A computed fold for a 1532-nucleotide RNA from an uncultured prokaryote, annotated as small-subunit ribosomal RNA. Rfam family: Bacterial small subunit ribosomal RNA. Rfam links the family to the GO terms ribosome and structural constituent of ribosome. RNAcentral holds the sequence, with entries from ENA. The prediction has a mean pLDDT of 86.

[in-house]
């Protein structure tokens, strides 16, 4: 950030940071200092990595040096020999040392590791002390010969030495003891040297180094013990050397470590055992801590060395570069046998997204050895590789505006890139080259000199001076000079979280994406380009970890409705507990001291120019040990006390519970009577019962089950739950009033009872109800909802079962904390004894106040403040499912995941909209009524179809006689042919011509050829203006697209009565209030009331028109009076009175009276008036709906076209025709048709015009012609109507449609295609099924007039007037609206939403005959090596003892017994892979089949159960309310 139209909560996802042995991808100048096989404890070629010591020994197989002698001869060289004599030294004895360094983490859930502790040990080398080092012995390597093998490696004879081996002496001090006493050692070597001795080798004597005994110490090792260390209970019992003891063995040493015998123990819910994962720490990351992840580099332990297993040797190994045996691998090989172990350092394959050189040096540090020199060293110092990190530097600075130039946008002005660039004048760090040049070095050798040792000036060792002297790195570090901007910037993002935007292209494609989501022709979200942002030798991506995450909550959540109280209750361990004194000190609390390794972190300092990173100080760290100390608070220990709790006594209310017994209505069946056609059922019917007598109806009997009225938010019960009336037998609550115990309490995991319906087993029962089943209906269909039957089951008895919306959706105890008003049941007091009054408890209900709460809402029965205990949550879905374990006779309960998938899912409120919810009102909405459509014939629109075109649009109401108020050409957009390209039309530029007029030829025209006339107007004389022509080019043109880019304009809902705001004010907010209510109105129209007060838009009125008067005016219009005149007429003098014109006024507002009502608003009657409650009718159309219509009026933004999608012409199409529907005319007759005569409007139009009179003509019309540009004249004749006559119900004297002939008249033309006239022609039709329109009065209906378009061409529009009705009880119902209130899972708003099966793709997963692998118990089997026992065979130097023959102790080898590794068999378990076929869950595009849920979702929904169906569901039976609507009842 993101669930909603929108809030608040609850919740999950997801992002912004730090990190990292990392990898990827683009790029990549330079240095310091870190680090670099995380994977296959996979497999290695090759080379290194542990030697050393001649001062411990025989020696003599390589190299040196000299030296002596021999021989050559180039008299100073060669060879050779002599002495292992000498420097040294290959093998071997032999001592030390290869037990450390170093490397890896597979195994270990462990005294393994960390931390404090402890006793019963050992220790080479070193350090400090004492003590001695004395005198003998036998041997085996090497060598020597002999010999066997391919080798590797041997055998056998036979010599020889030692600081090897082995006796004897001696031992203070060691060990043992039975305290008398026994027992045990040792080696020499180097160097020097005065006397004295000598067999001349030496003895002595010194010193140094060693040896041996033994005490102490310092390091290092074993051992043992407190606590800490991961998850798992779908691992609950585990154990037989196990557990203890007594003797023995064995170690260094304690010990069942290991025997024998006795005992029956140990362990476990504080989690044994088993499986499962992992080396542990100091630390490292990360966090504001607390914790949360890890456990590379560096330190400490610890365990490993190709698997398994054993020892030997040593001080130390069960031994990484050692044996020895088994297994697998690999390689040698004569096939007989043999040889190896990189998890050292480098390398090599492999595996993998990934991890270096077969480098130099022992010059530093540091270890082995040695007396030391020195030798060894892949520990290690150092390079090399790789941006794998941390940290520094550069990659240029100054100045530089014409804002160049290019790009890139643009409103065409400009704006940006940008001082950025050139161009000017300036540095050179780093990198290049050249020169110089530290430090890391101390040793060591050798001389001098002191000192110490000694008989010494010898030797030795030490110090101290001089000389000499060692550097891998290394072309080191650093420093100078040189030359010149010269070598040195990329990466990622720019829809919002999140700093940065515009252009093109793309067109749900092609892509993008952390999340939310962008892409369907104007994309800031995609690709690319400008330009911006961020970091910067990088920089994004991916991948780990912390964080944010109060999402595990210890610091710091929570549980009525969001996930979350167990159905209920008793009670175990555990928690945790009431008052006093004491005393104790485990918890606590303080203090002191040990310790908590270095590095690390943090503080202060120092050193590399700085950082990074080293160094040196300090301080910090424990839930750690011991020791003192306090004594409040918890706990112990003993003692009190009575306010919790409990027990006695006598009482109170109760559908508390168990048995047994009665009783009455009722329903049914059964039998008899009386009776006769029905009866029973529904919305209607049908099944179904009855003439074999049924329902009705009176009488007896039977049998089950349940308990009307009382009855009631009354009562009892811990809950499920309990109802006629009587008995026994029994639980518990309750108030009182005294006495007794003396914390006995609360709470409860696990255990254990209790536990509504359904089922279930087993024997009964059995009226009525009823799952299932039948059958009628009902329906597209009905396995349902109604009906008629019915079985189980309901019911008893005794066992299971253990679940429900088991709910106050509210765990159990306790204490506090304002009140009102009601039910029940107790009890004291007081009189006035009552339906009294004042208190005080129990249980229960309902309103409401502070807090509480997301809000609804709780509120002393708290969801309020607190406290104690239990349980129980943790994103929807998968799923309370599957495995597995219990538990059941079954159904099923109970415990209970994961893989996958989504971004949400929910709670509680708020606007709408909706409702087969409810109220209230309104409209020609219905009803009453009149008149039509819907059949017929035309006549215009449409759809379809057809067509070269039949040109576009308009499509429910709201398109269809609409755009179009007028398609023969024109219009005109369409088709088809013929032209034309600066164009049919606009503007600029240049040239030429004045415009213009006549006319001739082709040509269908467009048009193309060739002629004449005619020269205007202005003038500053250069030229201008308008008008036509040709040129070029910029640009015209487009009824192409897109109304979903739009503006304008209209339509509808609806001329409904309603939108809305500011200010307050209530809510956390969405919002609400004001707009609601009470009453009225056409009207949110007033009036009252109220946290509202107030306003705008709408109504309503103003405007116009009509109906009455008044008043002015008076010609074209009038004409009463007074005249003139005429055959007749306001014809004419005149008049201005009415009529009419038009311009002003006036009237009518519920004003006025009665009534109803609130005394309001307002209605109702009335008077009066021309007109009365809005007088009648226009005009006006509120906030919005519907991406409503329209780019083809017109305006526009993009996109197309540009010799064409432009323009022009001719012809031809918009006029087609099986067909349907839409709007109309005419009709179908007599209330009419026809004929004749005859009256009476209005509003309108007229000059390319209306056109009188006259003439012709049947006519339509022509002719000829006055008037009028119009209150003057014309159109004009209204028509119905009345009056007379005719027709006589009949397809007609109705209809008038088709055709056929003949004309008129427009107009360039009437073929396609006009209108009229006049003869003939006489079709369909006899009031029109199902549906459906319009209309409440001067209306409907009928009747005619007039325009507007228009050259002609209305049965349509529009206007106008004549005549002139019917009926409205009323609001049940259809529609459509307004308000109010209610319910939702809607919110694209019911044409909403949404459930399940089947179809089909895909994914995980469950079962599943099995198969195949790994672990592991048990029982056997087997036994290599090698310890240890015994030992009648073979053998044996040292010691003993001999009678010298031998013989003993003691050993070797061989047997052989015990342990035992690999390894086999047999049966378990476990656990991963797979396994036909199954089973159910998930995701998918528009797929089938209902339509079960949301509203009363059309049967209220929903939980448990049991049965049934394609499926959602359906029905039984029992609860819930999380059910709408009326209506009682109690509260209030």
């Nucleotide at each position: 950030g993101u669930u909603u139209g929108a809030u608040c909560c609850u919740g999950g996802c997801u992002c912004a940071g730090a990190u990292u042995g990392a990898a990827c991808g683009c790029u990549g100048g330079c240095g310091g200092c870190a680090g670099g096989c995380c994977u296959a404890a996979c497999a290695c070629a090759u080379g290194c990595a542990a030697g050393u010591c001649g001062a411990g020994c025989g020696g003599a197989a390589a190299c040196g040096a000299g030296a002596a002698g021999u021989a050559g001869c180039u008299u100073g060289c060669u060879a050779c020999u002599u002495a292992g004599g000498c420097g040294a030294c290959g093998a071997g004895c032999g001592g030390c040392g290869g037990a450390c360094g170093g490397g890896u983490g597979a195994g270990u859930a462990a005294c393994g590791c960390g931390u404090g502790g402890g006793a019963a040990u050992c220790u080479a080398c070193c350090u400090a002390g004492u003590a001695g080092u004395g005198g003998g012995g036998g041997a085996c390597a090497a060598c020597a010969g002999u010999u066997g093998g391919a080798a590797a490696c041997g055998a056998c004879u036979g010599c020889u030495a030692a600081u090897a081996c082995c006796g004897c002496a001696u031992a203070c001090g060691c060990c043992c003891u039975a305290a008398g006493g026994g027992g045990g050692a040792a080696a020499g070597g180097g160097g020097g040297g005065g006397a004295u001795c000598u067999u001349c080798g030496g003895a002595c004597c010194u010193u140094c180094c060693g040896c041996u005994a033994u005490u102490a110490g310092a390091g290092g090792a074993g051992c043992c013990c407190g606590c800490g260390u991961a998850a798992g209970a779908u691992u609950a019992g585990c154990u037989a050397g196990u557990u203890g003891g007594u003797g023995g063995g064995g170690c260094a040493a304690u010990g069942g470590c290991c025997c024998a015998c006795c005992a029956a123990g140990g362990c476990g819910a504080c989690g044994a055992u088993c499986a499962u994962u992992a080396g542990c720490u100091g630390g490292u990351c990360u966090g504001a801590g607390a914790g949360g992840a890890u456990g590379a580099u560096c330190a400490g332990c610890c365990a490993c060395a190709c698997u398994g297993g054993a020892a030997c040797u040593g001080a130390g190994a069960c031994a990484c570069g050692g044996u020895c045996c088994a297994g697998a691998c690999u390689c040698c090989u004569a096939c007989g046998g043999g040889a190896g172990g990189c998890a050292g350092c480098a390398g090599u394959g492999a595996g993998g997204a990934a991890u270096u050189u077969u480098g130099c040096g022992c010059a530093a540090u540091g270890g082995g050895g040695g007396a030391a020199a020195c030798c060894c060293u892949g520990a290690c110092g150092c390079a090399g590789c790789g941006a794998c990190g941390c940290c520094g530097c550069g990659u240029g600075a100054a100045g530089g505006a014409u804002g160049a130039a290019g790009g890139c946008u643009c409103u065409a002005g400009g704006g940006u890139u940008g001082u950025a660039a050139a161009g000017c004048a300036c540095u050179u760090u780093c990198a290049g080259c050249g020169a110089g040049g530290a430090g890391g070095a101390a040793a060591g050798g050798u001389u001098g000199u002191a000192a110490u040792u000694u008989a010494a000036u010898a030797g030795a060792u030490u110090g101290c001076a001089g000389c000499u002297g060692u550097g891998a790195c290394g072309u080191u570090a650093c420093u100078c000079g040189c030359a010149g901007a010269a070598g040195a910037a990329g990466c990622a993002c720019c829809g919002g979280c999140u700093a940065a935007c515009u252009c093109c292209g793309u067109g749900c494609c092609a892509g993008c994406a952390g999340c939310c989501g962008c892409g369907g022709u104007a994309a800031g979200a995609c690709g690319g380009a400008g330009g911006g942002u961020g970091c910067g030798a990088g920089c994004g991506u991916u991948g780990u970890u912390c964080g944010g995450a109060a999402u595990u909550a210890c610091u710091g959540g929570g549980c009525g409705u969001a996930a979350a109280g167990c159905g209920u209750a008793c009670g175990u361990a555990g928690g945790c507990g009431g008052u006093u004194g004491g005393u104790u000190a485990a918890g606590u609390c303080a203090a002191a001291u040990g310790u908590u390794a270095a590095a690390g972190u943090c503080c202060g300092g120092a050193g590399c120019u700085c950082a990074a990173c080293u160094c040196c100080g300090g301080a910090a760290g424990g839930u750690c040990a011991u020791u003192u100390g306090a004594a409040a608070c918890u706990g112990g220990c003993a003692g009190g006390c009575u306010a919790g709790a409990g027990u006695a006594c006598g009482g109170u209310a109760g559908a508390g519970g168990g048995g047994g017994g009665u009783a009455g209505a009722a329903u049914u069946c059964c039998a008899g009577g009386u009776g006769u056609a029905g009866c029973g059922g529904u919305g209607a019917a049908a099944u179904g019962c009855g003439u074999a007598g049924a329902g009705a109806u009176c009488u007896g009997a039977a049998g089950g089950a349940a308990u009307a009225c009382c009855a009631g938010u009354g009562g009892c019960g811990a809950a499920g739950g309990c109802g006629g009336c009587c008995c026994c037998c029994u639980g518990g609550a309750c108030a009182g009033a005294u006495a007794c115990u003396g914390a006995c309490a609360c709470u409860c995991a696990g255990a254990u009872g209790c536990g509504a319906a359904a089922g279930c087993g087993u024997g009964g029962g059995g009226a009525g109800c009823a799952a299932a089943c039948a059958g009628g209906a009902u329906u597209a269909g009905a396995u349902a909802c109604c009906c008629u039957g019915g079985u189980a089951g309901u019911c008893c008895a005794c066992g299971c079962c253990g679940u429900a919306a088991a709910c106050g959706a509210u765990g159990u105890c306790u204490a506090c904390u304002u009140g009102g008003a009601g039910g029940u049941u107790g009890u004291g007091g007081c009189c006035u004894u009552g339906a009294g009054c004042c208190g005080u408890g129990g249980c229960u209900u309902u309103c409401g106040g502070a807090g509480c709460u997301a809000a609804c809402g709780c509120g002393u029965u708290a969801a309020g403040u607190a406290g104690a205990c239990c349980g129980c949550c943790u994103g929807g879905g998968g799923a309370g499912u599957a495995c597995g374990g219990u538990c059941g006779c079954a159904a099923g309960a109970u415990u209970a995941a994961a893989a996958c998938u989504c971004a949400a899912a929910u709670g509680a409120a708020u606007u709408g909209a909706c409702g087969g919810g409810g109220g209230c009102c309104c409209g020609c909405a219905c009803a009453a009524g009149c008149g039509g459509u819907g059949g017929a014939g035309c006549a215009u629109g449409u759809g379809g179809u057809u067509u070269a075109a039949u040109u576009c649009g308009a499509u429910g109401c709201a398109a269809c006689g609409c755009g179009a108020a007028g398609a023969a050409c024109c219009u005109u957009a369409c088709c088809u042919a013929c032209u034309c390209u600066u164009g049919a039309c606009a503007u600029c530029u240049a040239c030429a011509g004045a415009a213009u007029c006549c006319a001739g030829c082709g040509g269908a025209g467009a048009c193309g050829c060739a002629g004449g006339a005619g020269u205007g107007c202005c003038u500053u004389c250069g030229g201008g203006a308008a008008c036509u022509g040709u040129a070029a080019g910029a640009c015209a043109g487009g009824u192409g697209c897109u109304g979903c880019a739009u503006g304008g304009c209209u339509g509808u809902c609806g001329u409904c009565a309603g939108c809305u705001c500011g200010u307050g004010u209530u809510g956390u907010g969405a919002a609400a209030u004001g707009u609601u209510g009470g009453g009225u109105u056409a009207a949110g129209u007033c009036c009252c009331g109220c946290a509202a007060c107030g306003a705008g838009c709408g109504c309503a009125a103003c405007c116009c028109u009509u109906a009455u008067c008044c008043u002015u005016a008076u010609u074209u219009g009038c004409c009463a009076g007074c005249g003139c005149g005429u055959g007749a007429u306001g014809g004419c003098g005149g008049g201005a009175a009415c009529u009419c014109u038009a311009a002003g006024g006036a009237g009518a507002c519920u004003g006025c009276c009665g009534g109803u009502g609130a005394u309001a608003a307002a209605c109702c009657g009335g008077a009066g008036g021309a007109a009365g409650g809005u007088g009648g009718g226009g005009a006006c159309g509120a906030c919005g709906u519907c991406a409503a219509g329209u780019c083809a009026u017109c305006a526009u933004g993009g996109c197309c076209c540009u010799u064409a999608c432009g323009a022009g012409u001719a012809g031809g199409g918009c006029u087609a025709c099986a067909c349907a529907c839409g709007u109309g005319c005419u009709a179908c007759a007599a209330u009419g048709g026809c004929g004749c005569a005859u009256a009476c409007a209005g509003a309108g139009g007229g000059c390319a015009g209306c056109c009188a009179a006259c003439c012709a003509g049947c006519g339509a019309u022509g002719g000829u012609g006055a008037g009028c540009g119009a209150a003057u004249c014309c159109c004009a004749a209204a028509a119905a109507g009345u009056g007379c006559g005719u027709c006589g119900u009949a397809g007609u004297c109705c209809g008038g449609a088709u055709u056929g002939g003949a004309g008129u008249c427009u107009g360039c033309a009437a073929c396609u295609c006009g209108a009229c006239u006049c003869c003939a022609u006489g079709a369909a039709g006899u009031c029109g099924g199902a549906a459906u329109c319009g209309c409440u009065a001067g209306u409907a209906a009928u009747c005619g007039u007039a325009g507007a378009u228009c050259a002609g061409a209305a049965u349509g529009c529009u206007a106008c007037g004549g005549u002139g009705a019917a009926u409205a009880c009323g609001u049940u119902c259809c529609c459509g609206g307004g308000c109010c209130u209610u319910g939702u899972a809607c919110a694209c708003a019911c044409c909403g939403c949404c459930c399940g099966u089947c179809a089909c793709a895909c994914c995980a997963u469950g079962g599943g005959a099995g198969u195949g692998g790994g672990a592991u118990g048990c029982a056997a089997a087997a036994g290599a090596a090698g310890u240890g026992g015994c030992u009648a065979g073979u053998u044996u130097a040292a010691c003993c003892u001999u009678u010298c023959g031998g013989g003993g102790a003691g050993g070797a080898c061989g047997g052989u017994c015990a342990c035992c590794a690999c390894u086999u068999u047999g049966u378990g378990u476990u656990u991963c892979a797979u396994g036909a076929c199954u089973g159910g869950g998930g995701u998918g595009a528009a797929g089938u089949c209902g339509u079960a849920a949301c509203a009363a979702g059309g049967u209220a929904a929903c939980c448990c159960u049991a049965g049934g169906g394609g499926a959602a569901c359906c029905u039984g039976g029992g609860g819930u309310u999380g059910g709408a609507u009326c209506a009682c009842c109690u509260c209030c």